[in-house]
This is a predicted structure of an 88-nucleotide RNA (Glycine riboswitch aptamer) from Roseicitreum antarcticum.
The organism belongs to Roseicitreum, within Bacteria.
RNAcentral holds the sequence, with entries from Rfam.
Of the family's consensus pairs, 91% are formed in the model.
RNA sequence: AGGAUUGGGAGACACUGUGGCUUUGCCCACAGGGCCGAAGGAGCAACCGCCCCGGUAAACUCUCAGGCAAAAGGACCGGUCCUGACAC
Numbered sequence: 001a002g003g004a005u006u007g008g009g010a011g012a013c014a015c016u017g018u019g020g021c022u023u024u025g026c027c028c029a030c031a032g033g034g035c036c037g038a039a040g041g042a043g044c045a046a047c048c049g050c051c052c053c054g055g056u057a058a059a060c061u062c063u064c065a066g067g068c069a070a071a072a073g074g075a076c077c078g079g080u081c082c083u084g085a086c087a088c
């Protein structure tokens, strides 16, 4: 550094309307506005260069995507194991 496994892990409408159903629900579909940022994605500074232009960062910004009861997911962090690199 990578992989596996395990634990922790935030934010924001259980929104409104219409329709659907052996099921009347924390369900499904469509429409409507409101909101969140920590999957993913996109953008930019200093700095650097071959200086027209280009390279280049995030937990910043944007919200395309994703999400807004629970579940799932979840950047990031910890534990254990495996593989490898560098240094001593």
Base pairs, nucleotide, nucleotide: 001083002082003081004080005079006078007077008076013033015032016031017030018029019028020027021025034068035067036066040064041062042061043060047055048054049053